A computed fold for a 73-nucleotide RNA from a Candidatus Pacearchaeota archaeon, annotated as transfer RNA. RNAcentral holds the sequence, with entries from ENA. The prediction has a mean pLDDT of 82. Its Rfam family is "tRNA". The family's RNA type in Rfam is transfer RNA. The organism belongs to Candidatus Pacearchaeota, within Archaea.
[in-house]
């Protein structure tokens, strides 16, 4: 230079075009315990990268950029 895959909560992912965009972990608060650790039950927390296009209707489909990981030359 090409080529492919990946971008969604702090942090690992899920999301077959239409519920309020979820899980697990982290984190805060209850509970429980003599006390922590461990268990529950709740709750904060998202500009689904960024611009466009398509479509009644995009995290999801098409274009293009940006960054990341691979791969080739």
């Nucleotide at each position: 230079g090409c080529c492919a895959c990946u971008a969604u909560a702090g942090u690992u992912c899920a999301g077959c075009g239409g519920u309020u965009a979820g899980a697990a972990u982290a984190c805060g608060a209850c509970a429980u315990u003599g006390g922590u650790a461990a268990u529950g039950u709740c709750g904060g927390g998202g500009u689904c990268c960024c611009g466009g296009g398509u479509u009644c209707a995009a995290u999801u489909c098409c274009c293009g950029g940006u960054a990341g990981u691979g791969g080739c030359u």